[in-house]
This is a predicted structure of an 87-nucleotide RNA (c-di-GMP-I riboswitch aptamer) from a Steroidobacteraceae bacterium. NCBI's taxonomy places the organism under Bacteria, Pseudomonadati, Gammaproteobacteria, Steroidobacterales, Steroidobacteraceae. Its mean pLDDT, the model's own confidence on a scale to 100, is 87. It was read from a public genome assembly, where an Rfam model found it.

């Protein structure tokens, strides 16, 4: 430097659910909690998914539809970085 994650050590992260806060929502953050994770570390670059406040459209209302500038990195791909062990 490259490949791999079978064994081992020391560590790391933290799903569901519960409580609180924020948000129109999706969801996020903090605390508790562990289903899992070898990049479950970082980046919305590509695809995908979720939401639809503002905006737009339809019809008479009130609804319905469209729409990301809002989200998801624990949906897949890509980029950058990195611990240990083995070869």
């Nucleotide at each position: 430097c490259c490949g791999u994650g079978a064994c081992a050590a020391g560590g790391g992260c933290a799903a569901a659910c519960c409580c609180g806060u924020c948000g129109a929502a999706a969801g996020a953050c903090g605390g508790g909690g562990a289903c899992g994770c070898a990049a479950a570390g970082c980046c919305a670059c590509c695809g995908g998914u979720c939401u639809a406040a503002a905006g737009g459209a339809a019809c008479g209302g009130g609804u319905u539809c469209c729409u990301a500038u809002g989200a998801c990195g624990g949906c897949g791909g890509g980029g950058c970085u990195g611990c240990c062990a083995c070869g």